[in-house]
Context: one part of a larger RNA
Molecule: small-subunit ribosomal RNA, central domain
Organism: Candidatus Zhuqueibacterota bacterium
């Protein structure tokens, strides 16, 4: 490379937008580039295969045919693909009417709790643990009442509930704003799908500058435990956690399952819409999501099973024994930490 694969064995890019490219719905006509077919030319020799012949055979040699899967010219075929033109509405989109939502940005507001401060009541303990001690407290703590300040997070509702491409999103109000769903069918008329590069987004931790700091809390200190205890437990506690702007670009970024379209038994629950029918009820029915169970089929098994890991088509990414190693070197990116790309020797 061919082939075979990618839920768990190696393997789906963290996720989207989109360039090139690849691929692409129905009808009619034209063209004949691809495709198919006939003829001609060419396709060196040797070789190879088959059939003859020559050395007493064989190897070897000679002759003939075939092979030479290709290219060129020319005559045709027109189903499919391509191209061109016209057209269609089912794919896709726009407008219209509804309705759900922790989707995103900004501003404002609220109560519970915690800590601290001030004052009142009040007295000897509090706290913590397996048990203790460090710690706090007669300079009046803990407890309790009143007032005040600050920061962070939003109990109940809350739900295999909802929304978002993913990361993720949860008090309330206002404002700006994105997407999806349903209905009807007015408009556009294949405008679609995928997407190497590229660009944007991307938890936590981390970094830069400035702010903020209640609680929690790496590091650190002390107390315990222990043979030791650079831990687990306890008392403190700095970065950080929070905000603004910028960087970083990684995660078991997981459904460990790329995206799109079509097809292939059912049962049951739930979320958001629609429609009519009837026996008005926990009814029947339809679309879009989210779950559970299960058949065919698939699978090494586990299991998956209309939300496929089933049956097909299109496009992208990735894998090819373990270790060495996601390392070295180089390159690119970064303030740094480091990230991306990514070997070999050697060894089993």
């Nucleotide at each position: 490379u061919u082939g075979g694969g990618c839920g768990u064995a190696a393997a789906g890019g963290g996720c989207g937008c989109g360039u090139a490219g690849g691929u692409g719905g129905g009808a009619u006509a034209a063209u004949c580039a691809g495709u198919c077919u006939g003829a001609g030319g060419u396709g060196g020799a040797a070789g190879c295969u088959u059939g003859a012949g020559g050395c007493u055979u064989a190897a070897c040699c000679u002759c003939a045919a075939g092979u030479u899967u290709g290219c060129c010219u020319u005559g045709g075929a027109u189903a499919c693909u391509g191209u061109u033109a016209u057209u269609c509405u089912u794919g896709a989109g726009u407008a219209c009417g509804g309705g759900a939502g922790a989707g995103g940005g900004a501003a404002g507001c609220g109560g519970a709790a915690u800590u601290c401060c001030u004052g009142g009541u009040g007295u000897a303990g509090c706290g913590g643990u397996g048990a203790a001690a460090u710690g706090c407290g007669u300079a009046g703590a803990u407890a309790u009442c009143a007032g005040g300040a600050a920061g962070a997070a939003c109990a109940c509702c809350g739900g295999u509930g909802g929304c978002g491409a993913a990361g993720g999103c949860g008090g309330c109000u206002u404002u700006c704003u994105g997407g999806g769903c349903c209905g009807a069918a007015a408009c556009u008329g294949a405008c679609g799908c995928u997407g190497a590069g590229g660009c944007a987004c991307g938890a936590a931790a981390g970094c830069g500058u400035g702010g903020g700091u209640a609680g929690c809390g790496a590091a650190c200190a002390g107390g315990a435990u222990u043979a030791g205890a650079u831990a687990c437990c306890c008392u403190g506690g700095u970065a950080g956690u929070c905000c603004a702007c910028g960087c970083a670009g990684u995660a078991a970024a997981c459904g460990a399952u790329g995206g799109g379209c079509a097809c292939u038994a059912g049962g049951u629950g739930u979320u958001g819409g629609g429609a009519g029918c009837c026996u008005u009820g926990a009814g029947c029915u339809u679309c879009a999501g989210c779950g559970c169970c299960g058949g065919a089929g698939c699978u090494a098994a586990c299991g998956c099973a209309u939300u496929a890991a089933g049956u097909g088509c299109c496009c992208c990414g990735c894998c090819u024994g373990g270790g060495g190693a996601g390392u070295a070197c180089g390159a690119c990116c970064g303030c740094a930490a480091g990230g991306u790309u990514g070997a070999a020797a050697c060894u089993c």